Overview
Predicted 3D model of a 348-nucleotide part of an RNA (small-subunit ribosomal RNA, central domain) from an uncultured bacterium. The prediction has a mean pLDDT of 89. Its Rfam family is "Bacterial small subunit ribosomal RNA". RNAcentral holds the full RNA, with entries from ENA, Greengenes and SILVA.
Context: one part of a larger RNA
RNA sequence: CUGGGCGUAAAGGGCGCGUAGGCGGCCUUGUAAGUCAGAUGUGAAAGCCCCGGGCUUAACCUGGGAACUGCAUUUGAUACUGCAAGGCUAGAGAAUGUGAGAGGUAAGUGGAAUUAUGAGUGUAGAGGUGAAAUUCGUAGAUAUCCAUAAGAACAUCAGUGGCGAAGGCGGCUUACUGGCACAUUACUGACGCUAAGGCGCGAAAGCGUGGGGAGCAAACAGGAUUAGAUACCCUGGUAGUCCACGCUGUAAACGAUGAGUGCUAGAUGUUAGAAGGGUCACCUUUUAGUGUCGAAGCUAACGCAUUAAGCACUCCGCCUGGGGAGUACGGUCGCAAGAUUAAAACUC
Numbered sequence: 001c002u003g004g005g006c007g008u009a010a011a012g013g014g015c016g017c018g019u020a021g022g023c024g025g026c027c028u029u030g031u032a033a034g035u036c037a038g039a040u041g042u043g044a045a046a047g048c049c050c051c052g053g054g055c056u057u058a059a060c061c062u063g064g065g066a067a068c069u070g071c072a073u074u075u076g077a078u079a080c081u082g083c084a085a086g087g088c089u090a091g092a093g094a095a096u097g098u099g100a101g102a103g104g105u106a107a108g109u110g111g112a113a114u115u116a117u118g119a120g121u122g123u124a125g126a127g128g129u130g131a132a133a134u135u136c137g138u139a140g141a142u143a144u145c146c147a148u149a150a151g152a153a154c155a156u157c158a159g160u161g162g163c164g165a166a167g168g169c170g171g172c173u174u175a176c177u178g179g180c181a182c183a184u185u186a187c188u189g190a191c192g193c194u195a196a197g198g199c200g201c202g203a204a205a206g207c208g209u210g211g212g213g214a215g216c217a218a219a220c221a222g223g224a225u226u227a228g229a230u231a232c233c234c235u236g237g238u239a240g241u242c243c244a245c246g247c248u249g250u251a252a253a254c255g256a257u258g259a260g261u262g263c264u265a266g267a268u269g270u271u272a273g274a275a276g277g278g279u280c281a282c283c284u285u286u287u288a289g290u291g292u293c294g295a296a297g298c299u300a301a302c303g304c305a306u307u308a309a310g311c312a313c314u315c316c317g318c319c320u321g322g323g324g325a326g327u328a329c330g331g332u333c334g335c336a337a338g339a340u341u342a343a344a345a346c347u348c
Base pairs, nucleotide, nucleotide: 003320004319005318006317007302008301012316014201015200016199017198021194022193023192025088026087027086028085029084030083031082033081034080035077036076037075038074039073040072041071042070049065050064051063052062053061054060091191092188093187094185095184096183097182098181099180103177104176105175106174107173108172109171110154114150115149116148117147118146120144121143125136126135162169163168206247207246208245209244210243211242215241216240220236221235222234223233258315259314260313261312262311263310266293267292268291269290270289271288272287273286274285275284276283277282297304298303321348322347323346330341331340332339333338
């Protein structure tokens, strides 16, 4: 490379937007580039292959044929692909009307709890544990009540509930704002799908500058435990956790399952719509999501099964024995930490 693969064996990019490229609905006409057919020319000789001939045979030599799967020119064919023109509405978009939602950003605001401080009551313990001790407390702790302050998080509602491309999103109110679903339609008329590079978003931790700091808590200190205990348990406690701006760009970034389209039994929950029926309990149909169980089929098995891992097509990413190694070197990016791209020797 031809292949074969990617839920768990190696392998789906963390996620989106989108450039090039690849691929692309129905009908008609033209063209004839791809495609198909014929003809002509060429495709050196030798060799290979087939049929003969010559050396006693063979190797070897030699005659003829075939082949040379190719290229060019030319004459045709027109189903498919391409190109050009015209048309269509089933894809895609749009309009109108509804609807649900922790989707995002900013500002404001609420109560519970925690801690601290002040005042009161009150007296000897409180904390903590398997048991203790470190620790706090007669300079009045713990407990209780009132007040004040601060920061952070939002119990119940809460739900294999909802929203978002993913990361993720949860008190309440307001403003701005993105997407989605359903119903209807007299609009546009293939405008689509995917997406190398590129651009953007991207948990936590970490970094820079400036704030903030209640609780929690790496590091650290002490007390225990233990043979030891650089741990698990306890008492403290600093970065950090929070905010603003900037960087980092990684995760078991997981459904360990790329995106899109079509097709292929059902049953039963649930969320948001719509239509019809109704005895106003609800029932039937249908669309979009989200679960469970299951037929065919698939799978090494486990399992998946209209939310496919089934049957197909299009495009992208990735894999190719284990270790060495996601390492070295080089490049790019970064303030750094490091990230990304990514080998080989050697070894089994």